Predicted 3D model of a 131-nucleotide RNA (SAM riboswitch aptamer (S box leader)) from uncultured Nocardioides sp. Of the family's consensus pairs, 94% are formed in the model. The RNAcentral record of the sequence draws on MGnify. Its mean pLDDT, the model's own confidence on a scale to 100, is 78. NCBI's taxonomy places the organism under Bacteria, Actinomycetota, Actinomycetes, Nocardioidaceae, Nocardioides.
RNA sequence: CUCAUCGAGAGGGACUGAGGGAACGGCCCGACGACGUCCCGGCAACCACCACGAGCCUCCCGUCGCGACGACGGUCGUGGGAACGGUGCCAAUUCCGUCCCGCCGGCGAGGGUCGCCGCGGGGAAGAUGAG
Numbered sequence: 001c002u003c004a005u006c007g008a009g010a011g012g013g014a015c016u017g018a019g020g021g022a023a024c025g026g027c028c029c030g031a032c033g034a035c036g037u038c039c040c041g042g043c044a045a046c047c048a049c050c051a052c053g054a055g056c057c058u059c060c061c062g063u064c065g066c067g068a069c070g071a072c073g074g075u076c077g078u079g080g081g082a083a084c085g086g087u088g089c090c091a092a093u094u095c096c097g098u099c100c101c102g103c104c105g106g107c108g109a110g111g112g113u114c115g116c117c118g119c120g121g122g123g124a125a126g127a128u129g130a131g
Stems, first nucleotide, its partner, number of pairs: 001131006011040005019029003023098004041090003046086002049081002051078004060074005094125001099122004104118006
C1' cells in the first nucleotide's frame, strides 16, 4: 500500500499500585485494586488443513506429458468439517459521537433559511488477519 472483517462470543489466579477506555467531547471502568506483566483457562475461526461444488489451463505459473491435445493444481464459493499448528481476542457495537448526505422524524428560532436532538446511509480514523 491492497483486500476482508469489526451488533455475536469468551475469566480466574499471582505480582504491581493509579490511572485506564488511541486524540478531543460525552459517558463509563478504577484502592471492593482498574491499566499493565506473568501463569492457567476459554472464545472465535483470518491463515494453514480436510470435504463438497464451480472454474481456468489462448491471462499467467507449477507438476505430469516427446509433442499436438490435455489432466491435476495454483483461483473462487460453502450458516460444511476439524481445532494439532501461525496469529488474534476474552467491560460497554470499534462504548457513543467528531466529516458528508437524507421528499426521514421531532423541537426551537425566524423568515425562506438556519440551529439542536433522534433515526438511517456513507466516509474518515483505528483494530485484527492475509498478501